[in-house]
Order: sequence, then structure tokens, then C1' cells
RNA sequence: CGCGAUGGCUGGGGGCGUGCGCAAGCACUGAGAACUCGCAAGAGGACCCCUUGAACCUGAUCCGGACAAUGCCGGCGUAGGGAAGCCAGUCUAAUGCGGA
Repeated sequence: CGCGAUGGCUGGGGGCGUGCGCAAGCACUGAGAACUCGCAAGAGGACCCCUUGAACCUGAUCCGGACAAUGCCGGCGUAGGGAAGCCAGUCUAAUGCGGA
């Protein structure tokens, strides 16, 4: 200087797939597929999401396309479920983002 609606605290919800490999590890997609503790069950941490809710689950051993392979992409989806309170701010805009 520009942008222009979020930010913080506390609490809560959620997933971790595919291929190669004995393993270590590498590769793909993704915000996250990793990591730490524990004999195990499980816990922690990271990440995403919390009703303005496609985070995530069900339908689904679903349908179409692509790929070495896989929810990898699209459809299904105005479907059925799904976890919130407080404080500050809200166009004369910052606690945010970007540039010099």
C1' cells in the first nucleotide's frame, strides 16, 4: 500500500487408502496415509471438520471414466446420518492474508 471476514479460547467429531517389497523403504492421491508411548487394548501428537455442517459415515462388493493399482476423478448428492459454546471483530474492517 492492497485485499476484505474472520480470529482466539475451551470443548467435541473424523479418517489413515492403493501398488512394489520379507522388511526397511519407495511410488500415487490427499489437509492428513507419517510419528511417539504401550505386551495389548488403547493413549498422545499432526491434520481436517463442528449445523452457514461433502470433515467423515451409510447406500456401496453401486454406476461411468482413468490408472500399474486404489473413492484416483466424476456421478449418486437438493439422498439418509453427522460433532458447539464463549469472547473479539464484521465495510471508517484485523488479532487475518498478500506485495514493496

Predicted 3D model of a 100-nucleotide RNA (TPP riboswitch aptamer (THI element)) from a Deltaproteobacteria bacterium. The organism belongs to Myxococcia, within Bacteria. It matches the Rfam family "TPP riboswitch aptamer (THI element)". Gene Ontology term of the family: thiamine pyrophosphate binding. The model forms 92% of the base pairs in the Rfam consensus. It was read from a public genome assembly, where an Rfam model found it.